[in-house]
RNA sequence: AAUUUAUAAAGAAUGAGCGAAGAGAACUGGCUCUGUGACCCUCUGGCAACCUAUCCAACAGCAUAGAAAAGGUACCAAGUCCUAAUCCUGAUAAUAUCGGGAGAAUAUAAAUA
Numbered sequence: 001a002a003u004u005u006a007u008a009a010a011g012a013a014u015g016a017g018c019g020a021a022g023a024g025a026a027c028u029g030g031c032u033c034u035g036u037g038a039c040c041c042u043c044u045g046g047c048a049a050c051c052u053a054u055c056c057a058a059c060a061g062c063a064u065a066g067a068a069a070a071g072g073u074a075c076c077a078a079g080u081c082c083u084a085a086u087c088c089u090g091a092u093a094a095u096a097u098c099g100g101g102a103g104a105a106u107a108u109a110a111a112u113a
Stems, first nucleotide, its partner, number of pairs: 002112007013044001015043003022033003029082002045076002050072002054067002080105001086102007
């Protein structure tokens, strides 16, 4: 990198270091962050509960639900920051505006080869 499944409107950093110009995945258009030092990386702290040590009702075992948070990841600006381009659909209304749903894409986890 590929495939499958699940999740993505909640939550958590005005921290320290490094470093120097762009950053917010890509595409269209916006909007936002950024020399008051962003983004990236490291440390520390934290959120959460995907995997999971462990605990748990009649019950020997297993499993589900629930709890737990030592460990493995991930995450900690803005809804995946919003969004045109694909499909379905509502309202106003008149070819445009404002929505809703799906899909696609992306991200993360787990599994597979």